[in-house]
RNA sequence: GGGCCUAUGGUGUAACGGCAGCACGGCGCUCUGUGGCAGCGUCGGCACGGGUUCAACUCCCGUUAGGCCCC
Numbered sequence: 001g002g003g004c005c006u007a008u009g010g011u012g013u014a015a016c017g018g019c020a021g022c023a024c025g026g027c028g029c030u031c032u033g034u035g036g037c038a039g040c041g042u043c044g045g046c047a048c049g050g051g052u053u054c055a056a057c058u059c060c061c062g063u064u065a066g067g068c069c070c071c
Base pairs, nucleotide, nucleotide: 001070002069003068004067005066006065007064010024011023012022013021018054025043026042027041028040029039030038047063048062049061050060051059
């Protein structure tokens, strides 16, 4: 220098172009003599910038970061 893959809450992981879910976790409540367990509720996310589209986590281009291969 060239090619390919990955990027979603604090963590892990889903999502035909049509509501961003699930689990763990945090917080609150109930329960308990206390704590834990359990139950209920709640908080929190699409790496960034453009484009296409009525509509983009999803498709296209570029950038950034990580990984693999070739030179």
Annotation:
Transfer RNA from a Candidatus Parcubacteria bacterium, 71 nucleotides, folded computationally. Its Rfam family is "tRNA". The family's RNA type in Rfam is transfer RNA.